[in-house]
Context: one part of a larger RNA
Molecule: small-subunit ribosomal RNA, 5' domain
Organism: Propionispora hippei
RNA sequence: GGACGAACGCUGGCGGCGUGCCUAACACAUGCAAGUCGAACGGAGGUUUUCAGCAAUGGAGAUCUUAGUGGCGAACGGGUGAGUAACGCGUAAACAACCUGCCUCAUAGAUGGGGACAACACCGCGAAAGUGGUGCUAAUACCGAAUGUUUUAACUUUGCUGCAUGGCAGAGUUAAUAAAGGUGGCCUCUAAAUUAUGCUACCGUUAUGAGAGGGGUUUGCGUCUGAUUAGCUAGUUGGCGGGGUAAUGGCCCACCAAGGCGACGAUCAGUAGCCGGUCUGAGAGGAUGAACGGCCACACUGGGACUGAGACACGGCCCAGACUCCUACGGGAGGCAGCAGUGGGGAAUCUUCCGCAAUGGACGAAAGUCUGACGGAGCAACGCCGCGUGAGUGAAGAAGGUUUUCGGAUCGUAAAGCUCUGUCUUUUGGGACGAAUGUGCUGUAGGUGAAUAAUCUGUAGCAAUGACGGUACUAAAGGAGGAAGCCACGGCUAACUACGUGCCAGCAGCCGCGGUAAUACGUAGGUGGCGAGCGUUGUCC
Numbered sequence: 001g002g003a004c005g006a007a008c009g010c011u012g013g014c015g016g017c018g019u020g021c022c023u024a025a026c027a028c029a030u031g032c033a034a035g036u037c038g039a040a041c042g043g044a045g046g047u048u049u050u051c052a053g054c055a056a057u058g059g060a061g062a063u064c065u066u067a068g069u070g071g072c073g074a075a076c077g078g079g080u081g082a083g084u085a086a087c088g089c090g091u092a093a094a095c096a097a098c099c100u101g102c103c104u105c106a107u108a109g110a111u112g113g114g115g116a117c118a119a120c121a122c123c124g125c126g127a128a129a130g131u132g133g134u135g136c137u138a139a140u141a142c143c144g145a146a147u148g149u150u151u152u153a154a155c156u157u158u159g160c161u162g163c164a165u166g167g168c169a170g171a172g173u174u175a176a177u178a179a180a181g182g183u184g185g186c187c188u189c190u191a192a193a194u195u196a197u198g199c200u201a202c203c204g205u206u207a208u209g210a211g212a213g214g215g216g217u218u219u220g221c222g223u224c225u226g227a228u229u230a231g232c233u234a235g236u237u238g239g240c241g242g243g244g245u246a247a248u249g250g251c252c253c254a255c256c257a258a259g260g261c262g263a264c265g266a267u268c269a270g271u272a273g274c275c276g277g278u279c280u281g282a283g284a285g286g287a288u289g290a291a292c293g294g295c296c297a298c299a300c301u302g303g304g305a306c307u308g309a310g311a312c313a314c315g316g317c318c319c320a321g322a323c324u325c326c327u328a329c330g331g332g333a334g335g336c337a338g339c340a341g342u343g344g345g346g347a348a349u350c351u352u353c354c355g356c357a358a359u360g361g362a363c364g365a366a367a368g369u370c371u372g373a374c375g376g377a378g379c380a381a382c383g384c385c386g387c388g389u390g391a392g393u394g395a396a397g398a399a400g401g402u403u404u405u406c407g408g409a410u411c412g413u414a415a416a417g418c419u420c421u422g423u424c425u426u427u428u429g430g431g432a433c434g435a436a437u438g439u440g441c442u443g444u445a446g447g448u449g450a451a452u453a454a455u456c457u458g459u460a461g462c463a464a465u466g467a468c469g470g471u472a473c474u475a476a477a478g479g480a481g482g483a484a485g486c487c488a489c490g491g492c493u494a495a496c497u498a499c500g501u502g503c504c505a506g507c508a509g510c511c512g513c514g515g516u517a518a519u520a521c522g523u524a525g526g527u528g529g530c531g532a533g534c535g536u537u538g539u540c541c
Stems, first nucleotide, its partner, number of pairs: 001541004006537005013387006019380002021345001026343003030340003035072003040069002043066010079298003088223008098215003103211007111145001113143002120135006151176011181203006190196002224270003231261003236258004241253003273295004277288004300321005323334004351377001353376003359373001360371004390420004400411004424482001426477005434468001439463010485530005490511003496525005506513002
């Protein structure tokens, strides 16, 4: 000199864009943060239409809501950096040792049955959380059977091929193995003939192959300090066989052998998430890893599995522990390192805000619902950038302050005065972009189709949709009016005098000042520097 997630002191007008618990991975009141689908299913409730009926009531239909069964999601998104010196990360490779829901493409299918369990009803237990028994019932829930394009396993066989174990493709035999329907429309086909068990469109479903994207495993190299840590290791190192896994492997087990690592630093101890990057520097390098992006790890502490394509799962389950809360003392409930917010710790770090309008995500055929992701607003000079606090003229060098050798000098064109301007501010009006490639309706063209139905795709027109926000921006009016401080002035280092003090009070980054003429302390005037900031402290280069 530069930099900062800064803090402190004094001061403080506006705007834009960013940033904001670095400490206690301390404890948490309250609200919200993951739901959705009635076009999978049986019920329940509300509204309403119609039929029968005098009425009560009953039947059928439409529509809305939904506890439960079921599906998908909840493994994403969001937070934190405790642990980890490790194939964790970075980079470059390998998998002939692997998996993959949703999505895309292709091939082949979906025959025919069965028995339950919730909901519900009834009876119980319990203070509660909750839970038991009996009975009824549906499904895209569950379970047999059939078929077997295929796939898998075993065997036989042909061809091609690789860096090893080997791999790929084809043919045959045996064995095992699948499925589910829903909604709309129609009468072309079939039938019991204005409707469905039929056909059709869309969505869904089964098996397999391929792709895309995602993940898993392995390896080379790199990745802090300490030798005042020198030896470490028994599943340890390797083999054979098995188990387990999606998959290789001591990952696990039985047996066998005695190996394996280490001054090229093993082991132990300390510290630490890693990187793209960031800061600095001419560079080499050094330091660092806030915000944003990628990867990893964690979710009160420790352990475990279940479900699932995917978790050993932040807002799931079980066990143990600490803590907090409820209790009828028998027993239960909880987990903010999500967004706000509270206490505590600390030098120190924000609103218990608005909205799903946009982008993205989950579910849904869709309308749509949910979304503290996200978009915004609020607070804070915390940072960067921009603007303003007026401009021109004005010598009687006014008054006043300071100083003086009493002549003067200086503040100083500074002020006043005169002439202007109107940024920002104030008031009154107008008022967005972000929003139409999305959505709805109508028309039209094309595909499927028997079809002018239905549905899908394209296209034209119309309409509705904005949290921010009456914000940005803009027009007019008013009036210099509302807007400057901080630090320094002995040398380094730009900038000096007076008074007070008298080794006192004090200053100080280093040298050093102060003991009666202090340019070094305090105050005043003046001057210098920077400026909505200035200085100090801390840390890095």